[in-house]
Context: one part of a larger RNA
RNA sequence: GAACGAACGCUGGCGGCAGGCCUAACACAUGCAAGUCGAGCGCCCCGCAAGGGGAGCGGCAGACGGGUGAGUAACGCGUGGGAACCUUCCUGAUGGUACGGAAUAGCUCAGGGAAACUUGAGGUAAUACCGCAUAAGCCGCGCUCUUUUAAUCGAGGGUGUGGGAAAGAUUUAUCGCCAACAGAUGGGCCCGCGUAGGAUUAGCUAGUUGGUGAGGUAAUGGCUCACCAAGGCGACGAUCCUUAGCUGGUUUGAGAGAAUGACCAGCCACAUUGGGACUGAGACACGGCCCAAACUCCUACGGGAGGCAGCAGUGGGGAAUCUUGGACAAUGGGCGCAAGCCUGAUCCAGCCAUGCCGCGUGAGUGACGAAGGUCUUCGGAUUGUAAAGCUCUUUUGCCAGGGACGAUAAUGACGGUACCUGGAGAAUAAGCCCCGGCUAACUUCGUGCCAGCAGCCGCGGUAAUACGAAGGGGGCUAGCGUUGUUC
Numbered sequence: 001g002a003a004c005g006a007a008c009g010c011u012g013g014c015g016g017c018a019g020g021c022c023u024a025a026c027a028c029a030u031g032c033a034a035g036u037c038g039a040g041c042g043c044c045c046c047g048c049a050a051g052g053g054g055a056g057c058g059g060c061a062g063a064c065g066g067g068u069g070a071g072u073a074a075c076g077c078g079u080g081g082g083a084a085c086c087u088u089c090c091u092g093a094u095g096g097u098a099c100g101g102a103a104u105a106g107c108u109c110a111g112g113g114a115a116a117c118u119u120g121a122g123g124u125a126a127u128a129c130c131g132c133a134u135a136a137g138c139c140g141c142g143c144u145c146u147u148u149u150a151a152u153c154g155a156g157g158g159u160g161u162g163g164g165a166a167a168g169a170u171u172u173a174u175c176g177c178c179a180a181c182a183g184a185u186g187g188g189c190c191c192g193c194g195u196a197g198g199a200u201u202a203g204c205u206a207g208u209u210g211g212u213g214a215g216g217u218a219a220u221g222g223c224u225c226a227c228c229a230a231g232g233c234g235a236c237g238a239u240c241c242u243u244a245g246c247u248g249g250u251u252u253g254a255g256a257g258a259a260u261g262a263c264c265a266g267c268c269a270c271a272u273u274g275g276g277a278c279u280g281a282g283a284c285a286c287g288g289c290c291c292a293a294a295c296u297c298c299u300a301c302g303g304g305a306g307g308c309a310g311c312a313g314u315g316g317g318g319a320a321u322c323u324u325g326g327a328c329a330a331u332g333g334g335c336g337c338a339a340g341c342c343u344g345a346u347c348c349a350g351c352c353a354u355g356c357c358g359c360g361u362g363a364g365u366g367a368c369g370a371a372g373g374u375c376u377u378c379g380g381a382u383u384g385u386a387a388a389g390c391u392c393u394u395u396u397g398c399c400a401g402g403g404a405c406g407a408u409a410a411u412g413a414c415g416g417u418a419c420c421u422g423g424a425g426a427a428u429a430a431g432c433c434c435c436g437g438c439u440a441a442c443u444u445c446g447u448g449c450c451a452g453c454a455g456c457c458g459c460g461g462u463a464a465u466a467c468g469a470a471g472g473g474g475g476c477u478a479g480c481g482u483u484g485u486u487c
Stems, first nucleotide, its partner, number of pairs: 001487004006483005013359006019352002021317001026315003030312003035060003040057002043054004067270003076195007085187002090183003094179004099131003107122006138163010168175003196242003203233003208230008245267004249260004272293005295306004323349001325348003331345001332343004362392004372383004398423005406414001431476005436457003442471005452459002
């Protein structure tokens, strides 16, 4: 000098754009943050009807979006490759969608319980469940041909045999369902290289390293298991300890580099702590389930309920970080044929000089160089064209009127906002730090090694340009200084 998610002191007019718990991954009152479909199903309630509402079964979505950085020194991330995989919804193209059956929730009745909830009996529907038929293509097995190979294996073709599907709805035009193929998208896995510090950590390792076989997985693989072998890693730093999410980037620097990883974007990990699976195309699942633990709450003491590292908000910690706001109008997401519903994602508004940028606090004229202040060699000098006065202007702010784009077929939270026009009136608007040298800027008084200053050198012990005050001056300016951190 530059920078900051800054803080503190003094001061503070307006606007635009951004940013705003870096500390306790501490504990959380309250509200909201994930629902939707009656064009899958049977019911119940309101209603004359049309229609509306409700719980339940069923489907899809709750694996996205949002938060945080605790853990992780790792194929976690970055980059470049790879083969043994899956992929709901979407797209293209193909072939199907036949016949039956048994339940169950809701409901009714009867109970248990303080509650959470729950038991028995009866009866009912489906795109819920089951059986069976069918099978181009699909899967398993056998035979065979081609190709490949030293030979098997493998790949492709033909053939035989076995196996397994489906669901309907409606406003009659569609939307669905099943099987299999291809694509797209998303994801799982493997490898090379790169990605902290410590040797005052030198040895580490028994599923350990490899093989055979089996199991398991969507899939490769000690992933798991049985047997066999005795390997594998390590001064090119294994193991251990400490620290840490990684990256695009950001800051600085002429660069090389150093530091850093707030906001925005990609990936990863986590969801009170630890463990586990279920469902599903996808989770071992933030606002799902089960178990254990700590904590909090309710209880009729028998037993139950909860999880803000979602958005607001509270306590606590801290130098320090905001509203318990509006709207789904836009963009996007979920469901739905749609109308639409939901959406603290998002878009907006509120608070904060936290930052960057822009604007203003007036302009011209004005010498008697006024008064006052300060200094003085007492002549004067300076404050100083500064003020007053005169003549103007009206940015901002105030008042009044008009009034959008964003979205149009219709729909605007923002918002009567931005913006435009008119009106009055200099009116509403300047501070902070410094003045010994470095370093731009000097005098007087007070103090007297005291009180104090200080980034370094150093000032102060009676004439202090260095302390305190005043006048004057210098610098920056809605900021200015200080502190902290980085280059």
The part of an RNA shown here (small-subunit ribosomal RNA, 5' domain) has 487 nucleotides and comes from a metagenome. The coordinates come from a structure-prediction model, not an experiment, and the mean pLDDT is 86. The full RNA is in RNAcentral, with records from SILVA.